[in-house]
RNA sequence: GGAGUUGGCUGAACGAUCGCCGCCUUGCUUGCAGGGGGGAGGAAAGUCCGGGCUUCAUAGGGCAGGGUGCCAGGUAACGCCUGGGCGGCGCGAGCCGACGGAAAGUGCAACAGAGAGCAGACCGCCGAACGGUCUUGCGCACUAGCCUGCUGAGGACGAACCGGCACUUGUCGAGCGCGUAAGCGAUCGACAAAGUGUCCCUAGUAGAUCGCAGCGGGUGCGCAAGAUGCGUGGUAAGGGUGAAACGGUGCGGUAAGAGCGCACCGCGAGUCUGGUAACAGACCGGCACGGCAAACCCCACUCGAAGCAAGACCAAAUAGGUGUCCAUACGCGCGGCCCGCGCGGGACACGGGUAGGUUGCUUGAGCGCAUUGGUGACGAUGCGCCUAGAUGAAUGAUCGUUCUCGACAGAACCCGGCUUAUAGGCCAACUCCCCCC
Numbered sequence: 001g002g003a004g005u006u007g008g009c010u011g012a013a014c015g016a017u018c019g020c021c022g023c024c025u026u027g028c029u030u031g032c033a034g035g036g037g038g039g040a041g042g043a044a045a046g047u048c049c050g051g052g053c054u055u056c057a058u059a060g061g062g063c064a065g066g067g068u069g070c071c072a073g074g075u076a077a078c079g080c081c082u083g084g085g086c087g088g089c090g091c092g093a094g095c096c097g098a099c100g101g102a103a104a105g106u107g108c109a110a111c112a113g114a115g116a117g118c119a120g121a122c123c124g125c126c127g128a129a130c131g132g133u134c135u136u137g138c139g140c141a142c143u144a145g146c147c148u149g150c151u152g153a154g155g156a157c158g159a160a161c162c163g164g165c166a167c168u169u170g171u172c173g174a175g176c177g178c179g180u181a182a183g184c185g186a187u188c189g190a191c192a193a194a195g196u197g198u199c200c201c202u203a204g205u206a207g208a209u210c211g212c213a214g215c216g217g218g219u220g221c222g223c224a225a226g227a228u229g230c231g232u233g234g235u236a237a238g239g240g241u242g243a244a245a246c247g248g249u250g251c252g253g254u255a256a257g258a259g260c261g262c263a264c265c266g267c268g269a270g271u272c273u274g275g276u277a278a279c280a281g282a283c284c285g286g287c288a289c290g291g292c293a294a295a296c297c298c299c300a301c302u303c304g305a306a307g308c309a310a311g312a313c314c315a316a317a318u319a320g321g322u323g324u325c326c327a328u329a330c331g332c333g334c335g336g337c338c339c340g341c342g343c344g345g346g347a348c349a350c351g352g353g354u355a356g357g358u359u360g361c362u363u364g365a366g367c368g369c370a371u372u373g374g375u376g377a378c379g380a381u382g383c384g385c386c387u388a389g390a391u392g393a394a395u396g397a398u399c400g401u402u403c404u405c406g407a408c409a410g411a412a413c414c415c416g417g418c419u420u421a422u423a424g425g426c427c428a429a430c431u432c433c434c435c436c437c
Stems, first nucleotide, its partner, number of pairs: 001433010012402007020039002023036006041408001045419002048417005053307004065303005070084005085099001086097004100298002105296002107292002122239002124235003129232003132228009145219008154210002157207001163199006169192006176185003247265006266287001267285002270283005311359004321350006330344005366385008403406001
């Protein structure tokens, strides 16, 4: 000098005049005049998470349901923050992570592929144990032997349909018992179809198997050695499919292969050591135990609901309500009359509540500085400060000067976070590359 990473600050400046919303104050003629001082943000936004506050609900415990999910800490609390672990990315400073359990159980894996979870063999690789085919040699044979079809007698095996009986079910009938009856109950008989069981006949039958004999057809047969990958096989190295193929790489080994053996890596409900822990390291074991929990589920922790239009207070006119007192002249009701009572009348008081007003409302888990504990988030102590509060809802306009010519954007009960938007400017620490001394 260039390229970056992380953290923080800022977000046009100054002056004048005229307005708008609160606050304090002075004067008096009490609703006017004057003076002073304050007046949007880092996100006021999204309303995503957590809390304060308020009302309602709520014995206590459990189930269901929701949320969170490596470990430790911080905090009023959190899904936030800090530190650490592990995994991934980056040369690095650093960044990112729905990061508990798959050895509790249940389940899922489209398409492709031979095979998708105690799997599998498409291509490929291997070879001569069996069968087939072929070659060679030896032996035997050619009225034989071997293979095969039909027939016959025989040997060892060996069913079933159908049928009978019983039971179950249904329909019909008969008499009996109970009942006034309707009907109910058990019994018997007949019939029907189906099922179940059992029995004998079927039957030592059908069938099937073995050799034997006869007849027909075909053919040399047996043994040994060899060739051939055609059938039965071995294998899972390699190819191929897939998101994923039953540990990976290498060496040995083998017919070819394979944790089959070995080394390293991976893996492990093993042991020891370090650490509060997550976890790490060393030794040991021998390949078994694949993936998915953003599938159900299991485990641990945690969660009542609604929200400032929450809620509280004051309270006009009109109408209605309650109470006390007065009047009871008149009207109505208490079946006709009298008394009495009630309603209708008047005055006063009270309470609910509407319009409206006040409050909640900004002094707060607040801000600044210093000291101090902690790696840090954060905490403790002391001193100082007060910093919008509207409710049809203020925070603006004009002029002048200057500059680097100005982004996103506008409070509505408050606070802590997260996320999203944002022209530019500034500061600090750190990393990588190049150059110079």
Model confidence (mean pLDDT): 76 of 100. Predicted 3D model of a 437-nucleotide RNA (Bacterial RNase P class A) from a Moraxellaceae bacterium. Rfam family: Bacterial RNase P class A. Its family is annotated with tRNA processing, ribonuclease P activity and dimeric ribonuclease P complex in the Gene Ontology. Rfam classes the family as a ribozyme. It is recorded under the gene name rnpB. The organism belongs to Moraxellaceae, within Bacteria.